The part of an RNA shown here (large-subunit ribosomal RNA, domain III) has 383 nucleotides and comes from a freshwater metagenome.
[in-house]
Context: one part of a larger RNA
């Protein structure tokens, strides 16, 4: 230099109550504002108690500060089904044996590791200060073992099937939501047409499971034979013969589940809450980007693999073991689970106008997820 420059988006505050030594900043509450494809909500990562609750106020926080993502204490993450662990593999990696190389090593084979892909199975409601598809209720659903009855060709590191997949397009079918009128509880309003009325607020909403099998979509089916599937097959292929029922997938709907939930309304109350009662609970209409669907049609650039599963047999075993079916016991360990997550909690030295993958996606106007201006939530950006 200077009590100067700056205090980090120009979304914004005004009043009233309270707490306290002290309040423009904290806590309620009215009214204003501003965001709503986000600045809501909810996962991956990342982070690692930041969560809640009580206490403080030195330092942090660009001011204050009773406050806080600060200090100190206590608390908090509860699973068979969510997600890893588990089984499988994909680029890759590591590779006995082996090739190679003065050494180091470097490649690879059979393994063997490796997810961001494949594989069994839970939804509703309720509850905490803080967790919840994990606790409670209710109502279900898998494997795996073992018992029992019953029928009985079983078996695999081997063969087939299957899993199993690309872009574009196009039209059906349903739905979830949304409006709409009914339905049910409340209300009844001094300036202007109504104002007991074509009038205003709130409600009006339900899961997986289990029976059923429509809409649609795919398969042809049984019987003979048979040079291929490294061995064998009753299985897959391939080739005659009849023949047109039928078998599988399948969204939503429909019964059930269904008791709760519910707008409110009493009661009590250290105003934080707790309790107890509970109406309606329908209809149409729009309608997806969601589902049916791994479908359908159409193109060249021709769109993972293995295991899980089904099927056939090798050996071998055939009073046994095994395998179906049902009934009913039992078992289902261990890891993660707070909290943030378009940010003040990751990544940017900072409570930084940056950056950060996925999921939902309301109402008016509109072709729209532009864009306006709202809802549900959230915020007014710490002078």
């Nucleotide at each position: 230099a200077a009590g100067u420059a700056a205090c980090g988006a120009u979304a914004a505050a005004g009043g009233g109550a309270g707490u306290g030594a002290a309040a423009g900043u904290c806590u309620c509450c009215c009214u204003c504002g501003c965001c709503g494809g986000a600045a809501g909500a909810c996962c991956a990562a990342g982070g690692g108690u930041u969560c809640c609750u009580g206490u403080c106020c030195a330092a942090c926080g660009c001011u204050c500060a009773u406050c806080g993502g600060g200090g100190c204490a206590g608390g908090g993450u509860g699973a068979g089904u969510c997600g890893g662990u588990c089984c499988c593999u994909a680029a890759g990696g590591c590779g006995a044996g082996g090739c190679c190389g003065a050494a180091a090593g470097g490649c690879g084979u059979a393994g063997u590791c490796g997810a961001u892909g494949g594989g069994a199975a839970a939804c509703g409601g309720g509850u905490u200060a803080a967790u919840a598809u994990u606790c409670c209720c209710g109502u279900a659903c898998u494997g795996a073992c073992g018992u029992u009855u019953a029928u009985u060709g079983c078996g695999a590191u081997g063969g087939g099937g299957g899993g199993a997949c690309g872009g574009a397009g196009a039209a059906g079918g349903c739905u979830a939501a949304a409006c709409c009128a009914g339905c049910g509880c409340g209300g009844c309003g001094u300036u202007u047409g109504g104002u007991u009325g074509u009038c205003c607020g709130c409600g009006u909403g339900a899961a997986a499971g289990c029976a059923u099998g429509c809409a649609g979509g795919u398969g042809g089916a049984u019987g003979g034979u048979u040079a291929g599937g490294c061995a064998a097959a009753u299985c897959c292929g391939g080739c005659c013969a009849u023949u047109a029922a039928c078998a599988c997938c399948g969204a939503g709907g429909u019964g059930u589940g269904a008791g709760a939930c519910g707008a409110g309304a009493c009661u009590c109350u250290a105003c934080g809450g707790a309790g107890u009662c509970g109406a309606a609970g329908u209809g149409g209409u729009u309608g997806a980007u969601g589902u049916c669907a791994c479908g359908c049609u159409u193109c060249c650039a021709g769109g993972a693999a293995a295991a899980g599963c089904c099927u056939c047999u090798a050996a071998g075993c055939u009073u046994c073991a095994g395998a179906u079916a049902a009934a009913c016991g039992u078992c289902a360990c261990c890891c993660g689970u707070a909290c943030c997550c378009g940010a003040a909690a990751c990544c940017g030295a900072c409570a930084c106008a940056g950056g950060u993958g996925g999921u939902c996606a309301g109402g008016u106007a509109g072709a729209a997820g532009a864009u306006a201006c709202c809802a549900a939530g959230g915020c007014g950006c710490u002078u």

It matches the Rfam family "Bacterial large subunit ribosomal RNA".